[in-house]
Molecule: Bacterial large signal recognition particle RNA
Organism: soil metagenome
């Protein structure tokens, strides 16, 4: 140097599944033998899909180291959108507490204590108001109300007597008026009086006492309610950082046997 073989190779990686590994389905790389099996997964049990067939072959192709680095994954930061929430942080309002600051009040006497009074209830009295009755005024009966009863009537010899219409006067029931008086009744009646009761609160007077009291404003604490904000929890997107895996690529190195 030539010929024939063999190991290797004929894609790899990420996530996921899984006790673990490989493979199909997903994604990346980019071109790379074929057939059967597989998400209700399939196969295997230790480095590799299982079963069958084929090609190439010691190098552009196989193996190793470092480099580069598509892409994926974990964790974190920033940001955008949308969703849910009053548990948390904010913000707003209400209530209560406390008294640090401001204010008000207090030695012309606070808090507290004590003795009274009022406010409250009951009864009675007085007053007022309302109502009713009586009393008052006026009207008021064809006869069956009263008095007087012209005329007329009746009885009587007469004297005289009796009943009595109209008229006049009065009155009963009743109607109206007046509100002055008397009596009775009633009350969401009274700066009224007397007596009794009640004492929680409030107001007020006397005495003791001797420095606080109040809570309007700011700040504080608790609680209730509202609010979807630079608060909280999910979700989706973008940017970025750390860690990890890592295809492709380029570079360096390595690689068997037989015969002539």
């Nucleotide at each position: 140097c030539g010929u024939g073989c063999u190991a290797a190779g004929c894609g790899g990686g990420g996530a996921g599944c899984u006790a673990g590994c490989g493979c199909u389905a997903c994604c990346c790389u980019g071109u790379a033998c074929c057939c059967g099996c597989a998400a209700u997964g399939c196969g295997c049990u230790u480095u590799a899909g299982c079963g069958g067939g084929g090609c190439c072959g010691a190098a552009u192709u196989c193996c190793c180291a470092a480099u580069c680095g598509a892409g994926g994954u974990c964790c974190g930061g920033c940001u955008u959108u949308g969703u849910a929430g009053g548990a948390c942080u904010g913000c707003u309002g209400g209530u209560a507490c406390g008294a640090a600051g401001u204010g008000g009040u207090g030695u012309u006497g606070a808090a507290a204590g004590u003795c009274g009074g009022g406010u409250c209830c009951u009864a009675c009295g007085c007053g007022g108001c309302a109502g009713a009755a009586c009393a008052c005024u006026a009207u008021g009966a064809a006869c069956c109300c009263u008095g007087u009863c012209a005329g007329g009537a009746c009885c009587g010899g007469a004297a005289g007597g009796u009943a009595g219409c109209a008229g006049c006067a009065g009155u009963a029931a009743a109607u109206a008026g007046a509100c002055c008086g008397u009596u009775c009744u009633g009350g969401g009646u009274g700066c009224c009086g007397u007596a009794g009761g009640g004492g929680u609160g409030c107001c007020u007077g006397g005495c003791u006492g001797g420095a606080g009291c109040u809570a309007a404003c700011u700040g504080g604490u608790a609680u209730c309610a509202g609010u979807a904000a630079g608060c909280u929890g999910g979700a989706a997107g973008g940017c970025u950082g750390u860690a990890u895996c890592g295809a492709c690529a380029a570079c360096g190195g390595g690689u068997g046997c037989a015969c002539g």